This is a predicted structure of a 548-nucleotide part of an RNA (small-subunit ribosomal RNA, 5' domain) from Enterococcus faecalis. The coordinates come from a structure-prediction model, not an experiment, and the mean pLDDT is 81. Rfam family: Bacterial small subunit ribosomal RNA. The full RNA is in RNAcentral, with records from ENA and SILVA.
[in-house]
Context: one part of a larger RNA
RNA sequence: GGACGAACGCUGGCGGCGUGCCUAAUACAUGCAAGUCGAACGCUUCUUUCCUCCCGAGUGCUUGCACUCAAUUGGAAAGAGGAGUGGCGGACGGGUGAGUAACACGUGGGUAACCUACCCAUCAGAGGGGGAUAACACUUGGAAACAGGUGCUAAUACCGCAUAACAGUUUAUGCCGCAUGGCAUAAGAGUGAAAGGCGCUUUCGGGUGUCGCUGAUGGAUGGACCCGCGGUGCAUUAGCUAGUUGGUGAGGUAACGGCUCACCAAGGCCACGAUGCAUAGCCGACCUGAGAGGGUGAUCGGCCACACUGGGACUGAGACACGGCCCAGACUCCUACGGGAGGCAGCAGUAGGGAAUUUUCGGCAAUGGGGGAAACCCUGACCGAGCAACGCCGCGUGAAGGAAGAAGGUUUUCGGAUUGUAAACUUCUGUUAUAAAGGAAGAACGGCGGCUACAGGAAAUGGUAGCCGAGUGACGGUACUUUAUUAGAAAGCCACGGCUAACUACGUGCCAGCAGCCGCGGUAAUACGUAGGUGGCAAGCGUUAUCC
Numbered sequence: 001g002g003a004c005g006a007a008c009g010c011u012g013g014c015g016g017c018g019u020g021c022c023u024a025a026u027a028c029a030u031g032c033a034a035g036u037c038g039a040a041c042g043c044u045u046c047u048u049u050c051c052u053c054c055c056g057a058g059u060g061c062u063u064g065c066a067c068u069c070a071a072u073u074g075g076a077a078a079g080a081g082g083a084g085u086g087g088c089g090g091a092c093g094g095g096u097g098a099g100u101a102a103c104a105c106g107u108g109g110g111u112a113a114c115c116u117a118c119c120c121a122u123c124a125g126a127g128g129g130g131g132a133u134a135a136c137a138c139u140u141g142g143a144a145a146c147a148g149g150u151g152c153u154a155a156u157a158c159c160g161c162a163u164a165a166c167a168g169u170u171u172a173u174g175c176c177g178c179a180u181g182g183c184a185u186a187a188g189a190g191u192g193a194a195a196g197g198c199g200c201u202u203u204c205g206g207g208u209g210u211c212g213c214u215g216a217u218g219g220a221u222g223g224a225c226c227c228g229c230g231g232u233g234c235a236u237u238a239g240c241u242a243g244u245u246g247g248u249g250a251g252g253u254a255a256c257g258g259c260u261c262a263c264c265a266a267g268g269c270c271a272c273g274a275u276g277c278a279u280a281g282c283c284g285a286c287c288u289g290a291g292a293g294g295g296u297g298a299u300c301g302g303c304c305a306c307a308c309u310g311g312g313a314c315u316g317a318g319a320c321a322c323g324g325c326c327c328a329g330a331c332u333c334c335u336a337c338g339g340g341a342g343g344c345a346g347c348a349g350u351a352g353g354g355a356a357u358u359u360u361c362g363g364c365a366a367u368g369g370g371g372g373a374a375a376c377c378c379u380g381a382c383c384g385a386g387c388a389a390c391g392c393c394g395c396g397u398g399a400a401g402g403a404a405g406a407a408g409g410u411u412u413u414c415g416g417a418u419u420g421u422a423a424a425c426u427u428c429u430g431u432u433a434u435a436a437a438g439g440a441a442g443a444a445c446g447g448c449g450g451c452u453a454c455a456g457g458a459a460a461u462g463g464u465a466g467c468c469g470a471g472u473g474a475c476g477g478u479a480c481u482u483u484a485u486u487a488g489a490a491a492g493c494c495a496c497g498g499c500u501a502a503c504u505a506c507g508u509g510c511c512a513g514c515a516g517c518c519g520c521g522g523u524a525a526u527a528c529g530u531a532g533g534u535g536g537c538a539a540g541c542g543u544u545a546u547c548c
Base pairs, nucleotide, nucleotide: 001548002547003546006544007543008542009541010540013395014394015393016392017391018390019388020387021353026351027350028349030348031347032346035088036087037086040085041084043082044081045080046079047078048077049076050075051074056069057068058067059066060065061064095306096305097304105230106229107228108227109226110225111224114223115222119219120218121217122216123215124214125213127161129159130158136151137150138149139148140147141146169188170187171186172185173184174183175182176181196211197210198209199208200207201206232278233277234276239269240268241267244266245265246264247263248262249261250260251259281303282302283301284300285296286295287294288293308329309328310327311326312325331342332341333340334339359385361384362383363382367381368379369378370377371376398428399427400426401425408419409418410417411416432489433485434484435483436482437481438480442475448469449468450467451466452465453464454463492537493536494535495534496533497518498517499516503532504531505530506529507528513520514519
């Protein structure tokens, strides 16, 4: 000199863009943060309309009909809720850095040792049956959380059977490879489905559209495993190791492997630093530096690990699962004392710790995600607003003229000098500000209404593409623009001995004090304190901590 997630002191006008618990991975009140689908299914509540059963009243009167209203039985349609079965999603998104010195990360490879829901492409299929169960009703136990019994019922829930090979297995042949081995062809035994939903049409047999379903192959995406190299301190840590190192066999896994087990052998690592201890998430990057290097790992992006502490599996394509389950522990809460409930390192917020770090805000309008055919629903992701000079950048606090060099202050050799064109005064300007008026872009799609074309189809529905229309904004009456008004509302901080730009007076008298280093202060202190002046930076300026 530069830098900072900074803090402290004094001061403080505005805007844009960023950033904001570095400490206690401490404990958490309250609210929200993951749901959705009725176009998979049965039930139930309410509303509206219609049909039907039954019965009463009124009106018109043509006296046996028509209409209206209220109650009643059963049913249908539409809409709105409720829990339940079922499907998909809760493995993403969001947080934190405790652990980890490790194939965790970075980089480059390998898998003839692997998996991959949803998505895309191709081929083939979707036949015929069965038994349950929740909800519900009744009931039992319990303070509750909840649990049990009996009976009924549905499905795209569950289970057999048939059909099927390009998949797996066995055999044969051919070709190929870096070993185990891989690929192609042929042959023999075993394995699936939702017959579903919603439309259109129908000659009631069906046909057809779309979304789903099953098997196989390939792709895409995401993951898994293995290996070379790289990045840290201590030798005042020198020896470490029994599933340890290797083999055979078995089990297990998506898969290789001591991953696990039985048996056998005695190996394996190490001064090129094993083992131990300490510290630490890693990287793209960031800071500094001419560079080489050195330091850091906040925000943003990639990977990893964790979710009160420790352990475990279940479900699932995927987890050993932050807002799932079980067990143990600590803590907090409820209790009828028998037993139960909970997990902010999600967004806000609270207490505590600390030098120190924000609102219990608005919206799904945009982007993205989950569900759904869609409308739509959910989304503290996200988009915005709020607070903080915490940082960077920009703007302003006026401009021009103005010598009687005014007054006042300071100083003086008493002549003067300086503050100083500075002020007053004159003429302007209106950035910001204040008031009023207008007022965005971000909105594109999807869906809806209409039209046209195309492919397919017997037709219809449906699909694809294009055009037109209506409609959708939290921010926000914000940005921006225009008009009007007044110099009016907006400057401080630090330094002035040398380094280092900037000097005098008074006070003090080795005192009080200053100080980054050298050093000042003991009666003329440019070094302490105050004043005037000057210098520097400026909505900031200094100090402190840390890094280069």